[in-house]
This record gives sequence, structure tokens and C1' cells, in this order.
RNA sequence: GCAGAUGUUUGUGGUGCAGCUGUCCGCCGGAGCCGCAAGGCGAAGGCGGGUGGAGGAAAGUCCGGACUGUACAAGACAAGGAUAGCGGUUAACGGCCGCCGGGGGCAACCCCAGGAUUAGAGCAACAGAGACGAGACAUGCGGUUCGCCGCAUGGGUGAAACGAGCAAUCUCUAUCCGCAGCAACCCCAAAUAGGUUCCCAUACGCGGGUCUUGACGCGGGAACGGGUAGGGGGCUUGACGCCCGCGGCAACGCGGAGCGCAGACGAAUUGCAUCACGCGACAAAAUCCGGCUUAUAGAGCAUCUGUAAAA
Repeated sequence: GCAGAUGUUUGUGGUGCAGCUGUCCGCCGGAGCCGCAAGGCGAAGGCGGGUGGAGGAAAGUCCGGACUGUACAAGACAAGGAUAGCGGUUAACGGCCGCCGGGGGCAACCCCAGGAUUAGAGCAACAGAGACGAGACAUGCGGUUCGCCGCAUGGGUGAAACGAGCAAUCUCUAUCCGCAGCAACCCCAAAUAGGUUCCCAUACGCGGGUCUUGACGCGGGAACGGGUAGGGGGCUUGACGCCCGCGGCAACGCGGAGCGCAGACGAAUUGCAUCACGCGACAAAAUCCGGCUUAUAGAGCAUCUGUAAAA
């Protein structure tokens, strides 16, 4: 140099003007509240300023948890589901790490649903008599009611022939899982309608196929309680990330200093102008976190393998 392997980083940037959204500060503002008063506190809203504002996958919603409800709590069983070498790691996992075994590659390295056929069922292309309660054909031996029957051996087919194989078919064994999900759930709470209780009225009338009596409802008012509209909480600082030290082969654990970290809800994170270059891919939060999987233009770094040549 060429061909590869593994891990990892980044994923348009700068400037100006205007805007959206969270939060903080100042000023204005004054709903309203407290007070005998003087006076104090102070919501909405407005203006100005500071500061934060999508991703490595925010995605698929495929696993595992946190959290919440489910009868106050704890537990067991059935059904159903998941996993499957051994050990470790973790809040947990079907993730990850190490080792063993099997397979691929010259190698770096990569891939694997890798328990049990000692209980039961099922399956097995083609060929073959026969694929698991079978045994045709040939030979030998024995028996015979002369039709054959029994036993042993052999050749042939086939991946496998009475020995067995397959559990990515059911099943068995071991371990784990109750169910539903932030549109969870909790709180405040209008109008209208309806509900419960109480009070007033109940003259007349109406309400059962008809009649009598009583009760109840149809009227007015008050209180209470549930739900809806609407509002608030849950909501984002956490099993967090970066960095250093120590332990461990590693996943990971322990300790330490500083810095960083959106919180919307008809759902913000934008628009315009200009400059630079390699001319910009996949794609955009919606309770949060740990994984897996999938998509991704381009650019970079580290370690390693094979090979050619040269020194």
C1' cells in the first nucleotide's frame, strides 16, 4: 500500500434581526385579603432584562423495572405465558460479561431456541416388504392337517432397519410472571339536568280498567353528595451523564471533586438575511429509567489480522 476484523466519536457551523415556550429578576399593575386606623400582603395582566429549550436513535413498542390503581394486607392453587449449557453481573431482564461445547473463516474474529426421548402421544420426503404394536425374499434347522407355521442367519433399500432419531409438535422437568396501565392515578370544581335528606304548601286538579279511603308524585325553598366542562398535581434531579482513583479478565461495583441535564398539552424548540465548507443522512420529546431491534448521507479516532514490497 491492498484486503479485512472489533470498538468508539461526531452527525452542519458562525453572525445579525424578528418570533415561540419554561423559569428567574426588576418595574408597572391592581382583583382581592388582613387591620378600628395608620398601613400591610398581594392574584390576573403588561413592559424590560437574564437564562434553559429534541435524538443517537426522541422510532418500533419487542423485553425488563420504577410509579399508580386494583378488597387494608399477606399468601396459596388452577389456567395461561416466558426462559433453557455452566458461572457471574444487575433494581430487574429473554439484556450484558466470562468460560465450556458445536459451526464458519488462513487469521483478527463472528454465529448458535445448546435441559429431558429413564412417563405418554405424534412425526419421519424418496427408495424400500417394512420407518417402530413391521418383518417381504433367500438359505439353514425344527414342526406339519402338506396349505403352510416357528426360530436363526444373510443379501437388498435408505440419512436411519428394531438398536435407535426428532422436543423450533404436543409433552415432561427447573426457574420466573396476579391483572391493568400516565387517556394510570390523586385533588379542586361551574352552568344545566338528575339524585338524597329536610322544611313549607298540598284549596282545586291530574296520575292504576272502575269506585272508596290513605299514602306518594306533579309546586316552592334549603342543605348535602356524585359525575361532566374547566383547572391543578402526577411531570421530570435520576438505579442519571461526563471526569478521576481503587477492586475485578470482563459485564460491573465502591469512593471522590466539579460541571451538566426540555417539560409542552389544538402540544414550543421557528422564520428571514448572509458567510463558510466536505453542500448536510435517518429522523423529531409526550410519565421516567435499563436494554434489544430497526433507519442513518458524510467525516474521524483507537486496537488488531492477513498479504505484497522495501529497510
Molecule: Bacterial RNase P class A
Organism: Rickettsiales bacterium